[in-house]
RNA sequence: UCCCGUUCUCAGGGCGGGGUGCAAAUCCCCACCGGCGGUAUCAGGUCCAGGCCUGGAGCCCGCGAGCGCUUCCGGUGUAGCCGGAAGGUCAGCAGAUCCGGUGCGAUGCCGGAGCCGACGGUAUAGUCCGGAUGGAAGAGGACAUGG
Numbered sequence: 001u002c003c004c005g006u007u008c009u010c011a012g013g014g015c016g017g018g019g020u021g022c023a024a025a026u027c028c029c030c031a032c033c034g035g036c037g038g039u040a041u042c043a044g045g046u047c048c049a050g051g052c053c054u055g056g057a058g059c060c061c062g063c064g065a066g067c068g069c070u071u072c073c074g075g076u077g078u079a080g081c082c083g084g085a086a087g088g089u090c091a092g093c094a095g096a097u098c099c100g101g102u103g104c105g106a107u108g109c110c111g112g113a114g115c116c117g118a119c120g121g122u123a124u125a126g127u128c129c130g131g132a133u134g135g136a137a138g139a140g141g142a143c144a145u146g147g
Stems, first nucleotide, its partner, number of pairs: 003147002005143006016030004031127002033117002035063004042055006058115002066093002069087008097113005119130003
């Protein structure tokens, strides 16, 4: 310097007003919200001046949950459908940014204008209810102090 163990805790925000209507937090106008890791020309701190530490992107890279998919089990009536469990391969859905400025360098800073948001339910939902008192990217602590 690198790799490896056990365990605990934590780990998502947001519909307020108006319109239409029998009915809409679902449509229309205005509003509101932004998980985790990385990157860093910004901010703060530190010092021996080159770093280091902390924070810093919803739309740059990657990840997570969800749906799909595949496999297995059960029910049924071959197909198929329904219920349950597992996998995380493929990425199928996996979303969405530009312009101007500064600068060696910016999709990250400053200014401006945009855009996006699983599934089921219900008058069509990022914001309500539900699976979910679930799961999880990961963050922190304790123990072990070995290879």

The RNA shown here (FMN riboswitch aptamer (RFN element)) has 147 nucleotides and comes from Rhizobium grahamii CCGE 502. The source organism's lineage runs through Bacteria, Pseudomonadati, Pseudomonadota, Alphaproteobacteria and Rhizobium grahamii. Its Rfam family is "FMN riboswitch aptamer (RFN element)". Rfam describes the family as follows. The RFN element is a highly conserved domain that is found frequently in the 5'-untranslated regions of prokaryotic mRNAs that encode for flavin mononucleotide (FMN) biosynthesis and transport proteins. This element is a metabolite-dependent riboswitch that directly binds FMN in the absence of proteins. In Bacillus subtilis, the riboswitch most likely controls gene expression by causing premature transcription termination within the 5' untranslated region of the ribDEAHT operon and precluding access to the ribosome-binding site of ypaA mRNA.The FMN riboswitch structure, reported in present an FMN-bound six-stem junction, adopts a butterfly-like scaffold, stapled together by opposingly directed but nearly identically folded peripheral domains. Gene Ontology term of the family: FMN binding.